[in-house]
Molecule: Archaeal signal recognition particle RNA
Organism: Thermoproteota archaeon
RNA sequence: CGGCAGGGAGGGUCGGGGGGCUCGGCCUCCCCUGUAACUACAAACGGUCGUCAUGGUAGGACCAGUAACCCCAAGGGCGAUGGUUCCAUCCUCUGAGUUUAGUAUAACUGACGUAGAAGUCCCGCCCCACGGGAGUGUCGGAGCAGGGCAAUUCCAUUCGGAGGAAUGGAAUCCCUGCAUACUGGACGAACCGGGUUAGGCCCGGAAGGGAGCGGCCCUAAGUCCAGACGGCACUGUUCGUGGGAUAACGGGAUGGAUGUCAGUUAUACUAAACUCAGAGGAUAAGGGCCAUCCACCUUGGGGGGCUGCCG
Numbered sequence: 001c002g003g004c005a006g007g008g009a010g011g012g013u014c015g016g017g018g019g020g021c022u023c024g025g026c027c028u029c030c031c032c033u034g035u036a037a038c039u040a041c042a043a044a045c046g047g048u049c050g051u052c053a054u055g056g057u058a059g060g061a062c063c064a065g066u067a068a069c070c071c072c073a074a075g076g077g078c079g080a081u082g083g084u085u086c087c088a089u090c091c092u093c094u095g096a097g098u099u100u101a102g103u104a105u106a107a108c109u110g111a112c113g114u115a116g117a118a119g120u121c122c123c124g125c126c127c128c129a130c131g132g133g134a135g136u137g138u139c140g141g142a143g144c145a146g147g148g149c150a151a152u153u154c155c156a157u158u159c160g161g162a163g164g165a166a167u168g169g170a171a172u173c174c175c176u177g178c179a180u181a182c183u184g185g186a187c188g189a190a191c192c193g194g195g196u197u198a199g200g201c202c203c204g205g206a207a208g209g210g211a212g213c214g215g216c217c218c219u220a221a222g223u224c225c226a227g228a229c230g231g232c233a234c235u236g237u238u239c240g241u242g243g244g245a246u247a248a249c250g251g252g253a254u255g256g257a258u259g260u261c262a263g264u265u266a267u268a269c270u271a272a273a274c275u276c277a278g279a280g281g282a283u284a285a286g287g288g289c290c291a292u293c294c295a296c297c298u299u300g301g302g303g304g305g306c307u308g309c310c311g
Stems, first nucleotide, its partner, number of pairs: 001311006011063004015033005023050005038059004069303008079293006085284001086287002088283025119254006126244008134235007143178006151172009182227006193218004201210003
């Protein structure tokens, strides 16, 4: 070096790639793809490693001796990522054309209209000012003058033996006027109001009179409610007068036939939609192209070496 045989200590295979995560490598995760070809357990707040990282733990199957298997190159090839403008899609602008709608004008037709067109005038509606009413709210109620006088209080004068009597004035009270300042109802004190005053008390010769408790009646101060009246303020309140403004709307007067509406045609303008052309931009959805990576296949090359016997 070649051949034969053996064996399975050791070797190798039991998938690979992209994304994601990570300082980085694998795995669980997602995706693409392949084989005759594993099983179990745990694993995204993760599992296990360190560029010698290309999973961990445990078990199992298979392969083979210049083999299994590994690496490199070339060709083919499914797919992924990124880019690009070539097609394509979308948007904007410009120009042209078509259609629809609206507006204006003109012409034609019809209807409406003398139970009255256009126009003009006046009024209302609108605004302002003034005056009056209504509603709501709030505030107010003391006085002055004249007259009267039954009763009460106070003061003054005169008279009387006392109790008291007479006159006058003022006030309370009543009426009228200023002036609306009043009306009605309810309540209302043990005392600070009035009337009537049993009993008792006081003056007195008596007659008579006086003060006055209790009781009864009235209700004076006062409070509340309602109403009338007056002042002030406010208002989706109303009337009148005057002034102002005036598009539309309503009413009246004048006026005496133009106007209004609908349809058709034409012109002009505006808007929208569609088509074509040009310019610019956007997207990377689809196709094409480019770049990178790549499962898998083929070819070529390299690596890779146990034992025994024989030549």